[in-house]
Context: one part of a larger RNA
RNA sequence: CUGGGCGUAAAGGGCGCGUAGGCGGUGUAUCAAGUCGGGUGUUAAAAUCGGGGGCUUAACCCCUGAGUGCACUCGAAACUGACAUACUGGAGGGGUAGAGAGGCAAGCGGAAUUCCCGGUGUAGCGGUGAAAUGCGUAGAUAUCGGGAAGAACACCAGUGGCGAAGGCGGCUUGCUGGCUACACCCUGACGCUAAGGCGCGAAAGCCAGGGUAGCGAACCGGAUUAGAUACCCGGGUAGUCCUGGCAGUAAACGAUGAGUGCUAGGUGUGGGUGAGUCAAAUCAUCCGUGCCGCAGUUAACGCGUUAAGCACUCCGCCUGGGGAGUACGGCCGCAAGGUUGAAACUC
Repeated sequence: CUGGGCGUAAAGGGCGCGUAGGCGGUGUAUCAAGUCGGGUGUUAAAAUCGGGGGCUUAACCCCUGAGUGCACUCGAAACUGACAUACUGGAGGGGUAGAGAGGCAAGCGGAAUUCCCGGUGUAGCGGUGAAAUGCGUAGAUAUCGGGAAGAACACCAGUGGCGAAGGCGGCUUGCUGGCUACACCCUGACGCUAAGGCGCGAAAGCCAGGGUAGCGAACCGGAUUAGAUACCCGGGUAGUCCUGGCAGUAAACGAUGAGUGCUAGGUGUGGGUGAGUCAAAUCAUCCGUGCCGCAGUUAACGCGUUAAGCACUCCGCCUGGGGAGUACGGCCGCAAGGUUGAAACUC
């Protein structure tokens, strides 16, 4: 000496469940594998290191001792481990309450839009920066009544809530997952993490069948312009919607993996419990969600009990820019492509 890192510089896996593995609370007893100590053997010679000596010195040479390792053996028992037993603080369960766009299915509702039918009514409507394409005397736009269809749910609505993430928003019912508080009843370490694996996973996309009001890639037309394969306008197919299957990506972001413990406070807000009150205010406490901020931290910005602070455990990942998330090969996919993932060369 035996690496440093991952919010924004390269770097947290999109998210979960969980296998192996790694790591693991408190007391007592035993064992002695790890660990520590003693002894013996071995560790060829040379070399190395300590002590001493010989060439005038040194290099060089000679003598002597030591030496990590391994094996056997005798001990120690704090720590790790093993086994036994006990415990309750971690974890889980039971009970009683509670909040919620958590998920799935079925049914229902109103506003709006478009279309159809009928009434009124007449020459325009629409659209833009201005226009034109377009629609309209075969009666449009506007307005009233009736009907049909599909999609989305104004207000409530809130750095509000729920969910592992993606995500979830009209109402009702059924089925169903998770979470929180209280009391401190039960089990008794049953825990944490998680390579592989399995599952979930926005939008777009794909396959089959349905559906199609509005919107609308592609496409067509009108404008603009030097041009205009655009921005603006009129149309419009896939798609957007439903069912079943595939795909597996994202600025899948808090650009911040999960778990546990510890480390000033202030203020808002959601849910609970207790005290208090006529009701409140308020106080205490737990869980969540924001802002500000001490110590500390950071290259700075900032973070700051929801840490990016102080520590430990486990996983993933980074190692100059380009070439390149490319090529080749493997695996997956109907395809599109995904995943794993280089090198030459070059700066």
Small-subunit ribosomal RNA, central domain from an uncultured bacterium, 347 nucleotides, folded computationally. The coordinates come from a structure-prediction model, not an experiment, and the mean pLDDT is 90.